[in-house]
RNA sequence: CUCCGAAACGGCAAACUUACCGAGAGGUGAGGACGCAAAGCUAUGGGUCUCAGCUGCCGAAGCUGGCUGAGAUCGCCAGGCUGCCGAAG
Numbered sequence: 001c002u003c004c005g006a007a008a009c010g011g012c013a014a015a016c017u018u019a020c021c022g023a024g025a026g027g028u029g030a031g032g033a034c035g036c037a038a039a040g041c042u043a044u045g046g047g048u049c050u051c052a053g054c055u056g057c058c059g060a061a062g063c064u065g066g067c068u069g070a071g072a073u074c075g076c077c078a079g080g081c082u083g084c085c086g087a088a089g
Base pairs, nucleotide, nucleotide: 003089004086005085011036012035016031017030018029019028020027021026034075040081041080042079044078045077046076047073048072049071050070051069052068053067054066055065056063057062
C1' cells in the first nucleotide's frame, strides 16, 4: 500500500410518529433505531417507483401492455470520486 473487519473514539439512521414542501413518487427538520465499514458524495448503466403525452388489445365494460418525455430512489445492483481506526490473517 492492497485485501480484510476484531476492538475503540466516534459517525449515519429503516419502519413508525410529527411539522413543513411537492400533483405524485418522494424530500427536509424533530422524535425514534431496523440496520450500516463507505448507509460519505455522484443519477453514468441497469432495476424499481411517480406524473404527463401518445399508443396497443377489446363490441363494450375493461386490461394497464408498449413507446416517449419529465421526475424520484445511491438504505436495489453495478460504475466513478473521496475517506476514520488498525487486532488477527

The RNA shown here (c-di-GMP-I-GGC riboswitch aptamer) has 89 nucleotides and comes from Candidatus Hebobacterum abditum. Its mean pLDDT, the model's own confidence on a scale to 100, is 84. Rfam family: c-di-GMP-I-GGC riboswitch aptamer. Its family is annotated with cyclic-di-GMP binding in the Gene Ontology. On this family, see Weinberg et al., Proc Natl Acad Sci U S A 2017: "Bioinformatic analysis of riboswitch structures uncovers variant classes with altered ligand specificity". NCBI's taxonomy places the organism under Bacteria, Bacillati, Armatimonadota, Candidatus Hebobacterales, Candidatus Hebobacterum.